[in-house]
C1' cells in the first nucleotide's frame, strides 16, 4: 500500500412566502402542533382482531426436517456439529430413512443390485464339449473393499496379518448433535428420496371488500326436513326458522381506523438472537383518494470562470420476517501478500 471478506450508517438539510389534509381551540377571520419507507413494492410465510360457532375426532391435504436456544409465531432469527468449497477472514447445504416397498441411470459390457462368465486360468478328453473359477485382462462415471502371505488342480475372507469403510460395546469431553481413545465382529448388501414413498413434527375455514350499528329502499315466485360446522366422513348442535333457484330495490352515513408483542435512552444478564428494569416519547389515518410550487443560504459528488447530478420507489386493519430494486457516498471489524520502523 494492494486485495479480499463481513457488517452498519445513507436516502439531502435550513430560512422565507404562498398552497393542500385531517386533529385540537375559536361565533368567525384564523392559529397551533403534526402529515409517505428501508424497503411502503412482491403477497412468499407467520401472527393479532374478526365471524362462522357452543365447537370434537379421524382421513385427505400441505409445510418444515443435524443439535441447543431465541419469540406471540414462523418455512424467521442466533449459537454450535457434521459435510462440500476456500491459504484464510468466510461462504455453501431442501442436512431424517436406501437390508419396507416401486421407480430412475444412455451407450459400452457377460453382468449395473441380493447383477454375471466375454477373454484368460485349471481339470477330464483323441477332438467336441462338459465341469470348477472371479485372483489377472477388457468394456464403461461406476463392476461385491486394498496390500502382503497361507492354502488350492487353478483360484477366492475360504483363512491370517495389518488398513479402509460399517455395525456394536466400555471410557472421556460435551446440554447435545457430536468427536477422541480402546475393545469385540469377516460383516463388506453401489448412486439417487428439491423421484414417488416411509418416519417425526405442525396446521379447521374465510378474510377489514371480516365485522358491527343507523337511515333509504322496494317486489315477489318456486323448490325443500332440512340446514349449520368453507375438502370427506363420523359425531355434535339446530329445525316452521331457515336455505337454495329466478326476479326486483339499495349502495348513504357512523364504527372497525391507529396506544402498539409501539419508539428512544441508560444500566443488568446471556457468546449471540435477545431478555429484564427505570426513565422518556406519542410520530398520517386519507375515503376518489392529503405534505406541492417558488427564493435564497448550506451538504456531498463530479467538472471546473460559469455549470451538472442527487437513486429506488409511495400509507389504507395492524405487526413480525423473507425475496427484491436502489443515486452519489461515508465508517468499522477481520483475512492475505509486501515493504517500512
Nucleotide at each position: 500500500u494492494g486485495g479480499g471478506u463481513c457488517g452498519g450508517c445513507a436516502a439531502g438539510a435550513c430560512g422565507g412566502u404562498c398552497g393542500c389534509g385531517g386533529c385540537a381551540g375559536g361565533u368567525a377571520a384564523c392559529u397551533g402542533a403534526c402529515g409517505a419507507g428501508g424497503a411502503a413494492c412482491g403477497u412468499c410465510c407467520g401472527g393479532g382482531c374478526u365471524c362462522c360457532a357452543c365447537a370434537g375426532a379421524g382421513c385427505g391435504c400441505a409445510g418444515c426436517g443435524g443439535u441447543g436456544g431465541g419469540u406471540a409465531a414462523c418455512g424467521c432469527c442466533c449459537a454450535c456439529c457434521c459435510g462440500g468449497g476456500g491459504u484464510a477472514a468466510c461462504c455453501c447445504g431442501c442436512g431424517a430413512g436406501a437390508a419396507a416397498g416401486u421407480g430412475c441411470a444412455a451407450c459400452a459390457g457377460a453382468g449395473a443390485g441380493u447383477a454375471g462368465a466375454c477373454c484368460g486360468c485349471c481339470g477330464u478328453g483323441a477332438a467336441a464339449a462338459c465341469g470348477g473359477u472371479a485372483a489377472g485382462g477388457g468394456u464403461g462415471a461406476a463392476a461385491c473393499g486394498g496390500u502382503g502371505g497361507u492354502g488350492u488342480a487353478a483360484g477366492a475372507g475360504a483363512c491370517c496379518a495389518c488398513c479402509a469403510g460399517c455395525g456394536g460395546u466400555u471410557c472421556g469431553u460435551g446440554u447435545g448433535a457430536a468427536c477422541g481413545a480402546g475393545c469385540c465382529g469377516g460383516c463388506u448388501a453401489g448412486g439417487u428420496a428439491a423421484a414417488c414413498c416411509u418416519c417425526g413434527c405442525u396446521g379447521g375455514g374465510a378474510g377489514c371488500a371480516a365485522g358491527a350499528u343507523c337511515g333509504u329502499g322496494c317486489a315477489g315466485a318456486g323448490a325443500g326436513u332440512g340446514g349449520g360446522c368453507u375438502g370427506c366422513u363420523c359425531g355434535c348442535c339446530u329445525u316452521u326458522a331457515c336455505u337454495c333457484u329466478c326476479g326486483g330495490g339499495u349502495a348513504g352515513a357512523u364504527u372497525g381506523c391507529u396506544u402498539g408483542a409501539g419508539g428512544g435512552u441508560u444500566a443488568c444478564g446471556g457468546c449471540a438472537a435477545c431478555g429484564u428494569a427505570a426513565c422518556u416519547c406519542c410520530u398520517a389515518g386519507a375515503u376518489a383518494g392529503a405534505u406541492g410550487a417558488c427564493c435564497g443560504u448550506c451538504a456531498c459528488c463530479g467538472a471546473u470562470u460559469u455549470c451538472g447530478g442527487u437513486a429506488c420507489a409511495g400509507a389504507a386493519c395492524c405487526c413480525g420476517g423473507c425475496g427484491u430494486a436502489u443515486c452519489a457516498g461515508c465508517c468499522g471489524g477481520c483475512c492475505c501478500a509486501u515493504c517500512c520502523g